[in-house]
RNA sequence: GAGUUUGAUCCUGGCUCAGAACGAACACUGGCGGCGUGCCUCAUACAUGCAAGUCGAACGAGAACGUCCCCUUCGGGGGGCUAGUACAGUGGCGAACGGGUGAGUAAGGCAUAAGCAAUCUGCCCCUUAGUUGGGGACAACUCUGCCAACGCGGAGCUAAUACCGAAUAUCGAUCAGGAAUCGCAUGGUUCCAGGGUAAAAGGCGCUGUCUUCGGGCAGUGGCGCUAAGGGAUGAGCUUGUGUUCCAUUAGCUUGUUGGUGAGGUAACGGCUCACCAAGGCGGUGAUGGAUAGCCGACCUGAGAGGGUGAUCGGCCACAUUGGGACUGAGAUACGGCCCAGACUCCUACGGGAGGCAGCAGUAGGGAAUUUUGCGCAAUGGGCGAAAGCCUGACGCAGCAACGCCGCGUGGAUGAUGAAGUUCUUCGGAAUGUAAAAUCCUGUCAAAGGGGAAGAAAAGUCCGGCUUAACCUCCGGACCUGACGGUACCCUUGGAGGAAGCCCCGGCUAACUCCGUGCCAGCAGCCGCGGUAAUACGGGGGGGGCAAGUGUUGUUCGGAAUUACUGGGCGUAAAGGGAGUGUAGGCGGAAAAGCAAGUCAGAGGUUUAAGCUCCGGGCUUAACUCGGAAUCUGCCUUUGAAACUGCUUUUCUUGAGUAUGGGAGAGGUAGACGGAAUUCCAGGUGUAGCGGUGGAAUGCGUAGAUAUCUGGAAGAACACCGGUUGCGAAGGCGGUCUACUGGACCAAUACUGACGCUGAGACUCGAAAGCUAGGGGAGCAAACAGGAUUAGAUACCCUGGUAGUCCUAGCCCUAAACGAUGAAUACUAGGUGUUGGGGGUGUCAACUCCCUCAGUGCCGAAGCUAACGCAUUAAGUAUUCCGCCUGGGGAGUACGGUCGCAAGGCUGAAACUCAAAGGAAUUGACGGGGGCCCGCACAAGCGGUGGAGCAUGUGGUUCAAUUCGACGAUACGCGAAGAACCUUACCUGGACUUGACAUGGGGGUGAAAACUCUAGAGAUAGAGCCCUCUCUUCGGAGACACCCUACGCAGGUGCUGCAUGGCUGUCGUCAGCUCGUGUCGUGAGAUGUUGGGUUAAGUCCCGCAACGAGCGCAACCCCUGUCUGUAGUUGCCAUCAAGUUAUGUUGGGCACUCUACAGAGACUGCCUCGAUUAACGGGGAGGAAGGUGGGGAUGACGUCAAGUCCUCAUGGCUCUUACGUCCAGGGCUACACACGUGCUACAAUGGUCUGUACAAAGGGUUGCAAAGCCGCGAGGUGGAGCUAAUCCCAUAAAGCAGGCCUUAGUUCGGAUUGGAGUCUGCAACUCGACUCCAUGAAGCUGGAAUCGCUAGUAAUCGCGGAUCAGCAUGCCGCGGUGAAUACGUUAUCGGGCCUUGUACACACCGCCCGUCAAGCCAUGAAAGCUGGGGGUACUCGAAGUAGCGACCUUAACCCGCAAGGGAUAGGCGCUCCUAAAGUAAACUCGGUGAUUGGGGCUAAGUCGUAACAAGGUA
Repeated sequence: GAGUUUGAUCCUGGCUCAGAACGAACACUGGCGGCGUGCCUCAUACAUGCAAGUCGAACGAGAACGUCCCCUUCGGGGGGCUAGUACAGUGGCGAACGGGUGAGUAAGGCAUAAGCAAUCUGCCCCUUAGUUGGGGACAACUCUGCCAACGCGGAGCUAAUACCGAAUAUCGAUCAGGAAUCGCAUGGUUCCAGGGUAAAAGGCGCUGUCUUCGGGCAGUGGCGCUAAGGGAUGAGCUUGUGUUCCAUUAGCUUGUUGGUGAGGUAACGGCUCACCAAGGCGGUGAUGGAUAGCCGACCUGAGAGGGUGAUCGGCCACAUUGGGACUGAGAUACGGCCCAGACUCCUACGGGAGGCAGCAGUAGGGAAUUUUGCGCAAUGGGCGAAAGCCUGACGCAGCAACGCCGCGUGGAUGAUGAAGUUCUUCGGAAUGUAAAAUCCUGUCAAAGGGGAAGAAAAGUCCGGCUUAACCUCCGGACCUGACGGUACCCUUGGAGGAAGCCCCGGCUAACUCCGUGCCAGCAGCCGCGGUAAUACGGGGGGGGCAAGUGUUGUUCGGAAUUACUGGGCGUAAAGGGAGUGUAGGCGGAAAAGCAAGUCAGAGGUUUAAGCUCCGGGCUUAACUCGGAAUCUGCCUUUGAAACUGCUUUUCUUGAGUAUGGGAGAGGUAGACGGAAUUCCAGGUGUAGCGGUGGAAUGCGUAGAUAUCUGGAAGAACACCGGUUGCGAAGGCGGUCUACUGGACCAAUACUGACGCUGAGACUCGAAAGCUAGGGGAGCAAACAGGAUUAGAUACCCUGGUAGUCCUAGCCCUAAACGAUGAAUACUAGGUGUUGGGGGUGUCAACUCCCUCAGUGCCGAAGCUAACGCAUUAAGUAUUCCGCCUGGGGAGUACGGUCGCAAGGCUGAAACUCAAAGGAAUUGACGGGGGCCCGCACAAGCGGUGGAGCAUGUGGUUCAAUUCGACGAUACGCGAAGAACCUUACCUGGACUUGACAUGGGGGUGAAAACUCUAGAGAUAGAGCCCUCUCUUCGGAGACACCCUACGCAGGUGCUGCAUGGCUGUCGUCAGCUCGUGUCGUGAGAUGUUGGGUUAAGUCCCGCAACGAGCGCAACCCCUGUCUGUAGUUGCCAUCAAGUUAUGUUGGGCACUCUACAGAGACUGCCUCGAUUAACGGGGAGGAAGGUGGGGAUGACGUCAAGUCCUCAUGGCUCUUACGUCCAGGGCUACACACGUGCUACAAUGGUCUGUACAAAGGGUUGCAAAGCCGCGAGGUGGAGCUAAUCCCAUAAAGCAGGCCUUAGUUCGGAUUGGAGUCUGCAACUCGACUCCAUGAAGCUGGAAUCGCUAGUAAUCGCGGAUCAGCAUGCCGCGGUGAAUACGUUAUCGGGCCUUGUACACACCGCCCGUCAAGCCAUGAAAGCUGGGGGUACUCGAAGUAGCGACCUUAACCCGCAAGGGAUAGGCGCUCCUAAAGUAAACUCGGUGAUUGGGGCUAAGUCGUAACAAGGUA
C1' cells in the first nucleotide's frame, strides 16, 4: 500500500496478502564452473581405524631378522656389520594447548568500564649473582613365585639434569629498629645497619695441555640449572552498570548479617570454626517457578526497535551420571587416577575392561544434514641444539542445486505468414521469424597437446663481515608440492550433448475452448463449483522466474496492531462506586553557593573479522587483500552554570489560620403533629359489595359495601416543590430541640510553599440478601386461587408469607451514569436561576449596572468518525493516578484471598469465527405518530356461499385422460368454439434424405388427377393419361418425379432461472430522475421539504437553490349543442300522382339522418372567502361548468411474475426416432372439493291473446324473402342482395285484457323414455335443436364473501367473432331504469412528512433458549501413575584434613654398636560427604468410571425472550 464487516458511507478493529531472509525440508526438473555451507532432532548407544607425543646433546641397559667372515662332531658355535638402532625403562618438557558440544547455568556466567595498597604466572625477554663439595637409593636388568586375564609379589645389581644432607648468600622472605618520601582509609615505596634461615646439575662443542687412550685439567662458546629484580603473556579475585517471562510466586534468610579471634588460600572474604550481637534482603520485585549458554555479530526495519545467537572470532560451562582429590606454573584434568550408580564387553565365576559432545564411520531418532579419502607441501602447535618425529589442528580432494556468484543451452537472414494444433462471427485469427531453409560463430562439455603460481625459510655446501677461534649475521648454490598434470593456454570436429517450474477471478503481470454439474475438486484472504465455470480437470494461448521453480515451516516488515520515536478511554475495547491518605512522581517568586543530572573540549578504551566508503587481486562477480570511516557505549580529566537537583537566605500571589455575616431536604439523637389506610367496638341501614377488556375467585342475610361516633397500630410525610438547595459519592424532604461536618461572601491581620496527585492501605458505600432480637398498618418476591390462552409455571384479578420498619453486626455490588478520574492555568459571547457583596436610584419596594461562588440552556473559535462538546470542554497545555489492545469461550475454570452463607475481588487457556462493533445515510417495516386519497369502510341496491345444470380447476381414475397458468396478478384462463381433423397424449400399423427447404451426380419425361384390386387406413399393385420453351436438330434450359451419397431436414423434446418480443400486476397510483450550484470527510442531502391548494410533484407563496427530462394535464377517437357543405340506397314539411295500405312514384333536400369541415367551455363574467396568490363557495348565461361523460394512452421500476406450446432465439438433447404418415381411442372418465356462471325457488310472478318502440352488426363456399308442407326443429322454394337499396329480422321487458290464488303449484325445469330435424365421410364413445311424455332438487341459502356512486346498479332483449355443426362463455348494441354516500374512528390498498429499528433476500425480516443427533477441546472426580526440588532421620564408598597408644621405614641427627629420634607409608578413629534407604508433606504432569458447562455442524423438536411502543418499553 491492497483485500475483507455495509444496500451504500465514514470510523474503530481484527484477519489476510504483496517484500526480505534461512544451517532448512518436500515435490517436479536438472548443463558447467568458482567461493562458501552441511545432525537445528536422542548431552542416545557405539564396531573399526586414527586424533599427543618427543628428547640418546639428562641416564643405565640393549636385541633380533638379515648379511659377511671364521670354526664345526654338520646338530651348531663364534665374530663383524645390522646398531649403540628397535621395543621397554629412569629422567625432562608437553599432555591444562589444539579439537568437540551447549546438557547445566538468570548468575561463581556474559558484555562493558574500573580496581587488586588483597594475588600467582612454566616456557619467553632484559638485568644481577652464582653453579662448591658429598651421600644413599629405586626402575630397567638377572634369578624366582602367583595368576584365565588385568596384573601382583620376593631376592639381588646399577646410572643420572632422579632423590637427600652440608657449604656459600648479592639478594629474597622474616624478626625487631631508624630515616626519607608518597598516598586512597587499611597503608605503599625507598634507604640504613643488625639477628637467625633457605640454592644448584650438569650435558655438548672448540682450542691448548696431560693421558694408563677410558679420559683428566685449563680456557672458551652455545644449551641447561640455582637465587633474585624487572618486563611480557596468561590466570585468579573484587566493584559499578546492563542482562528473558510469571505476583494465579509476597515475604525470604540461622553461617543467615555484622563483629572479635583463630584456621585456611597464591590472594581478600563466613571461605571455615569458636564466641558475641540480631541483624541482612524485599513492591526500584526479594524468595520461588518456567525458559535460556552470553557477546562480537546475523536477519529484518527509514529509523527507533523486533527476532536470532549455525558457520568465523572472544568468554563460560561440560566430557557416560554423581562425588573426590593427586600431580603440576597451571586441572579439580574429553583421549589421567580413586569411589559409587546405570549400561556394554571379556571371564576359568575368583575377577577384570570400557567411555567418539576429537576425525571419519555405524545403529537409532527424525521432514532432514557428507568420505571409515590424501598430505604434513603450506600455516600453526608439542618435543628436540638440530636433522627430524608427532599433529583427523590444518591444507586439500570426495558427496549434496543447500546457499551466493558467473557462464551456456547458439547468432544473423528468413513469409506462401508452410504443415500441425487451437479458436472462429466460417470471412479468418493465433502459435509466428517461431520452424524449415541459407550463411555463420565456437563459450561450456568431449578428445589431443603444452603447462604455472602457491617455495621460501630451515638444512647442507661455498663465500663474506666479525671473532683468538666457533656461534650469530650477510650473499650465492643445492634440496622440498598432498592438491595435480590441477588452474590456464593451444588444436580438432561440429549447432552438434545441455530448460524447466509456477501462475493467468480480485488483491496480482497474464484469456479462451472443451469436460464436469454444490459432484469431482480448488482456496493465502474474499470466495469459486447446483448445465453456457476467464476460479475445478484437460487443450491452445499468455504472464513470471530460470538451472532452477513452487510448496511448507520460521523471523522481521507492512502492523502507528503495545504507539520512546508513534495510539487511545462520552457513545467503538477502555475512568477505579466515592473519599482520606503512606511510599513514590510532580511542584510558586527572588538571591547566593555547589556541580549530581545537563552541555562543551581533551584523553583512554570500545580485539580481529563483519557492515559502509575508496582502492587492489583472481578474465567478471561471488570471494579476498589494503586503507579509511564507524563501533552512537563506558571511564578519566578540564571547563560552563541557563535549566532540573542540593544547601542557605528572603518573598506572598498557591495553601492555611484568625474576625464578622448570611444560605441550605448535610449528618446523628430525642420529642411532637395532622391527613390517609387497615383493624376493633358501637349506631344507622339492606342486598349486594368488590374487581375487570369482560368475568370469576373473594367478602356479604352469622348483616358486608355505604355512613356516623369512639378507640388501636404501624409506616410514610400531600400542598409548598422549583432542570431549587446540601453532601465526596451512595444519598438527603412533616415540625421542633440538642450536638455536629462542610462550603460561600466581605474586610483586614497572621504563617510563609506548609502544595497537587496518589500504587498499596484505611473509611464510606442504593437496593436486594444474611445473623440475633424487636415490630408488622399498608405494600408485597415465594405460594394459593380465579381468569386469559393451543398452553400460560406470565402479563390482569382476589388473597398472601419472607421482606419492607427499628436496634446491633455482616455483605460491598448496580445503567454506583455526566456511561466524561483529580488538580491548575488560559481561550468570544448571550440568556435564565440559587447564595453573598458593592454601586446607581429610592421614603420604601421594584428596576438597572458591577462582582464572587454555584447550577441550567443556546451558541463563536477549536475539537470530534460522526453524533455532539464548547469558561461546569470532549478546546489549548502541564502534573499524577486508573484502565484498553478483534468477537466468542468468560468475568468462566483453576489457584489465592475476603465472607456465616449467598457470593465478592483477583482472573486465564484450549478451542472457534472473519468478523464483532460505533456514528451517520438511503430504503423497507412497525399490533409508532400526523396529513391525504380510493366502492376501502360506512350508507344503499343486487348477488355468490345452500339447489339443479353448464363450464374451468384440484384430486382420483386410466393405456392415455397432452401441455401450460396457482394468493391478490391461476381456475367460462391460453381455447374467437376437442365427434374425424385440430392433437401436442395413448394403442396398433407403416416410412427413414424423410410430410417440408436447399446443393451435387445419374435416370425418366411428366407429376397430379381419375378408375379398379388388397387393406382399418397409411400404403402397395394395376389401368388410364401422357409435357413446356429455345434450337445450328447434336442438344441446351425450365419444371416435375425416381434412384443415389453426403452436407442436412425435422422435434408442441428440455431450459421463461440463458434470452428477444409480447403480456399481467402494483396503478391511470403521482410519482421517478438529471444538469449546474450549494452543504456534508463520505454514503448522501438540497432541488422534490415547508405554508396553502388540486384529481394530480396541479398551481401559488416561501426557501441555497436555479433550471430541465420521463410521468400528470392537454393534443387523438366516440358521445352531448349548433353552423356550413353534400343529398343516395337515407328523409318527406310543402306540391302533384297512385294504392285497401306503404316515400310507392314525380319532385324536393326543409327536417331527421348520413359524414366531412368548423364553432362551442376558457373559472372567460359577477359575487363572497383566501395572503392583492393559487384556488374554493355561490350565481348568470349556456346544449354542456369547472378534467361535461366515455375511450385510447400505463413514468423510473417491482414481482428471476407469465409465455421456449403464437413467433424468434443461445445452449443442451433425439436422428430406422423424442422425426413423419395412418386407423381407432383419449383430452368429454367420476366417490369427491373449489372457482366462475346459467336457471330457479315464484304473484313486482306464471301463462294465454292482442298490441308498441331500438341500436349496433353480419351476409356470394354467403344472408335468403314471398309462397307451399310440417304441431315443431325444419323441408321445399328461390325473388332480392357484393348491401343506408335485399336478407338475417318478429326485438324483449313494456302496454291492454283474460286465467292461475300461495300450492312443491298452470312455480321450477333437471333427469329419463319415445319420436324426430339439421350439420357433417361419420353424431356409439361425444353435437345442437324439435315434439310427446316424464316432472328431480329447490319455498331466498351458515360462517364467510363479491360487484356497483348515474344513464351507473338492476332488469330486458338484439347482434357479432370463432364456426360444417356446436355458448349459460367472450366481445359489442340498444330498451326500461333506481337507491345511497352522515362521514373517515377502525378494516384493505396507496401517497407525503416524521419517529424507532439489531431488518437490507428488507417483518413471509431478524433472532433467543431448552431438548434430540454428530464431532472437538476443556473443568471436576473415587482413585491409579510418573517427574521435580527441598526437609528430618538412618546408613555411609572414595577422599582431603585432623588425631592415634598399633605395624613398617635407605639417606638426616644422636650413638662405637645395638638402638633411639626425625621423616615417610600402612592401619585405625573423628569431622565433612556422593549414592542409597525410611518418613511426612509440597509441587508439576499423565490417566480415570462418571459428571459440568463450552464451541462447531444447509434444511430436527418445543415455544417466541429481544429488535417497531416487538405487541407487558

Source information:
The RNA shown here (small-subunit ribosomal RNA) has 1513 nucleotides and comes from a metagenome. Rfam family: Bacterial small subunit ribosomal RNA. The prediction has a mean pLDDT of 83. RNAcentral holds the sequence, with entries from SILVA.